SAM riboswitch aptamer (S box leader) from a soil metagenome, 115 nucleotides, folded computationally. Model confidence (mean pLDDT): 81 of 100. The sequence is in RNAcentral, with records from MGnify.
[in-house]
RNA sequence: CUCAUCCAGAGAGGUGGAGGGACCGGCCCUUUGAAGCCUCGGCAACCUCCCUUGGGCAGCCCGCCCAGCGGAAGGUGCCAACUCCGGCAGAGGCAUUGAGCUUCUGGAAGAUGAG
Repeated sequence: CUCAUCCAGAGAGGUGGAGGGACCGGCCCUUUGAAGCCUCGGCAACCUCCCUUGGGCAGCCCGCCCAGCGGAAGGUGCCAACUCCGGCAGAGGCAUUGAGCUUCUGGAAGAUGAG
């Protein structure tokens, strides 16, 4: 940089000692102990592997491709809250002197994986 996914799932102990949830705003978590580090455990999104169903290709045999169910946990990753919510644009609803509230769609940014 490109593509895919992001309303599912899954935490204890030790250490540490004040922050954390990317950024900004909100809201929340946290001395009933934050981040970081260590140990053990767990989850199953992507890759990988196994089994199996359907379809296609090939057809002498071995096989190959696509889609789906299930399983393993090797690689990456993850284990508060929908990516915690919003941020930009468009459309609708409510309210209104004004400010505002809300729903949907698309996007931006971010995260993870594969290339």